[in-house]
RNA sequence: GGGCUUGUAGCUCAGCUGGCUAGAGCGCCAAACUGAUAAUUUGGAGGUCUGAGGUUCAAGUCCUCACAAGCCCA
Numbered sequence: 001g002g003g004c005u006u007g008u009a010g011c012u013c014a015g016c017u018g019g020c021u022a023g024a025g026c027g028c029c030a031a032a033c034u035g036a037u038a039a040u041u042u043g044g045a046g047g048u049c050u051g052a053g054g055u056u057c058a059a060g061u062c063c064u065c066a067c068a069a070g071c072c073c074a
Base pairs, nucleotide, nucleotide: 001073002072003071004070005069006068007067010026011025012024013023019057028044029043030042031041032040050066051065052064053063054062
């Protein structure tokens, strides 16, 4: 220098062919339970979906550019 993949909650990830409200597990907070922990159960908080632009009635999803990470080639 060229090509491919990925970027969504604190962490690991799902989100199919664009469509009603952005979700799961773990973690965190609170309550119940217990003599007290752990475990378990219930509830809650936490996201401008990497950034900017474009297409569309509508974008996490499609297109372009940039940034970051990984892999391959030179």